Transfer RNA from a Bacteroidota bacterium, 77 nucleotides, folded computationally. It was read from a public genome assembly. The coordinates come from a structure-prediction model, not an experiment, and the mean pLDDT is 83.

[in-house]
RNA sequence: CGGGGUGUAGCGCAGUCCGGUAGCGUAUCAGCAUGGGGUGCUGGUGGUCGCUGGUUCGAAUCCAGUCACCCCGACCA
Numbered sequence: 001c002g003g004g005g006u007g008u009a010g011c012g013c014a015g016u017c018c019g020g021u022a023g024c025g026u027a028u029c030a031g032c033a034u035g036g037g038g039u040g041c042u043g044g045u046g047g048u049c050g051c052u053g054g055u056u057c058g059a060a061u062c063c064a065g066u067c068a069c070c071c072c073g074a075c076c077a
Base pairs, nucleotide, nucleotide: 001073002072003071004070005069006068007067010026011025012024013023020057028044029043030042031041032040033039050066051065052064053063054062
């Protein structure tokens, strides 16, 4: 330098193909159960969907650019 992949809640991930209320597990908080811990049950909190721009009534999703990381290849040494 070229090609490909990944980026979504603290952590691990789904959702993207085919645009229509952002989800799951875990963690965390509260309540209840237990003498307490642990554990279980119920409920809640937590998101600029890497970033910028565009298309659209509407974008995590489509388009363009860009950043970070990973893989492959080329080049230099």